[in-house]
The RNA shown here (Bacterial RNase P class A) has 396 nucleotides and comes from uncultured Nakamurella sp. The coordinates come from a structure-prediction model, not an experiment, and the mean pLDDT is 76. The organism belongs to Nakamurella, within Bacteria. It matches the Rfam family "Bacterial RNase P class A". By type it is a ribozyme.
RNA sequence: GAGUCGGCCGGGCAGCCGCGGCACCGCAGCGGCGGUGUCGAGGAAAGUCCGGGCUCCACAGGGCAGGGUGGUUGCCAACGGCAACCCGGGGUGACCCGCGGGACAGUGCCACAGAGAAUAGACCGCCGCCCGCGCCGCGAGGUGGCGAGCGGUAAGGGUGAAACGGUGGUGUAAGAGACCACCAGCACGCCGGGUGACCGGUGUGGCUCGGUAAACCCCACUCGGAGCAAGGUCAGGAGCCGGUGUCGACCGGUGCGCAGGUGCUUGAGGGCGGCCCGCCCGAGCCUGCGGGUAGACCGCACGACUGCACCGGCGACGGUGCGGCUAGAUGGAUGGCUGCCGACCGAGUGGUCGCGAGACGCUCGGAAACAGAACCCGGCUUACAGGCCGACUCAU
Numbered sequence: 001g002a003g004u005c006g007g008c009c010g011g012g013c014a015g016c017c018g019c020g021g022c023a024c025c026g027c028a029g030c031g032g033c034g035g036u037g038u039c040g041a042g043g044a045a046a047g048u049c050c051g052g053g054c055u056c057c058a059c060a061g062g063g064c065a066g067g068g069u070g071g072u073u074g075c076c077a078a079c080g081g082c083a084a085c086c087c088g089g090g091g092u093g094a095c096c097c098g099c100g101g102g103a104c105a106g107u108g109c110c111a112c113a114g115a116g117a118a119u120a121g122a123c124c125g126c127c128g129c130c131c132g133c134g135c136c137g138c139g140a141g142g143u144g145g146c147g148a149g150c151g152g153u154a155a156g157g158g159u160g161a162a163a164c165g166g167u168g169g170u171g172u173a174a175g176a177g178a179c180c181a182c183c184a185g186c187a188c189g190c191c192g193g194g195u196g197a198c199c200g201g202u203g204u205g206g207c208u209c210g211g212u213a214a215a216c217c218c219c220a221c222u223c224g225g226a227g228c229a230a231g232g233u234c235a236g237g238a239g240c241c242g243g244u245g246u247c248g249a250c251c252g253g254u255g256c257g258c259a260g261g262u263g264c265u266u267g268a269g270g271g272c273g274g275c276c277c278g279c280c281c282g283a284g285c286c287u288g289c290g291g292g293u294a295g296a297c298c299g300c301a302c303g304a305c306u307g308c309a310c311c312g313g314c315g316a317c318g319g320u321g322c323g324g325c326u327a328g329a330u331g332g333a334u335g336g337c338u339g340c341c342g343a344c345c346g347a348g349u350g351g352u353c354g355c356g357a358g359a360c361g362c363u364c365g366g367a368a369a370c371a372g373a374a375c376c377c378g379g380c381u382u383a384c385a386g387g388c389c390g391a392c393u394c395a396u
Stems, first nucleotide, its partner, number of pairs: 001394009011341007019040009042370001046381002049379005054227004066223005071085005086100001087098004101218002106216002108212003123157002125153005131147003134143003165183006184208001186205008231298004239289002242286003252265005269281004305324008344366006351360003
């Protein structure tokens, strides 16, 4: 100097006026008012993308369908999150990226070009046979010249993103894993390291039948639904038809529990009817129709919370000890004004340092990112003017 990774801040001080919660005090008397003290928006409060706590409903347990995830091992309440590692790819490197299981279960697709794109294939070529022409020759015949036909070939060339192993040789009419040596790959074994994904070594073998699942699919694991506008209490209010039929509330008793609470149970079903059958009524619950209400309170903040230290662990994180309490609104609170200071930008400078570019100081002007809780928590993603700190890599 250039880069990679991680963390943090994101205005401060003072004065005046104005807000919300809680506690206490005083005054009122049911609408509340005043005083003192104390607390009062974020790293993302955003997105609503995941996972939960909590509440209500459903549920014996399974199955089908559907959804989610996808290397291994750990962490966590859990997750599609986090940590470490493995494999593949990129980078000189620090590091970064990955829709990372399966292509021999099956079905699809690989345009165009090209002979041929997965049970492939002969355009140009190479070789052999034979015929014709040309040339040489008196002739027999010869010819590494040109063309047609038949056959062999897939090594060379071409097409393409990709062409059914690579290099070298033997062999052949010319070739070819046809065969051989070495290498890569694959299959089946053995040894060593690792919890594991995998890594290293070695033996034998047939010689070697692509890619794509971010295509359908298969495999492994996993998943009940709805959501604080959940759900309760009080007040208020107009019921009616139908269905079911004690399934309801309070009190009491009893079992479990430290308690909150929870399970069971009795008093309690009634009427008609001699009995049976049957009929009627019945708190609660359910469907439909209709009316009223939109008020007050709870849920509502002590949490899988947080600070520090020590211990264990590579780490995510866990354990122990000592501390802390940090918004709870409901048309929705923390704001407005003034002054000074500061980060930042611009201009000037006759001051200081410097060869200079510039840096520092001084003066003047401007200016201040993304953005506002609403039940809570753990993540992910997105936005962010300006600034600070640490570690590592490369070059000089």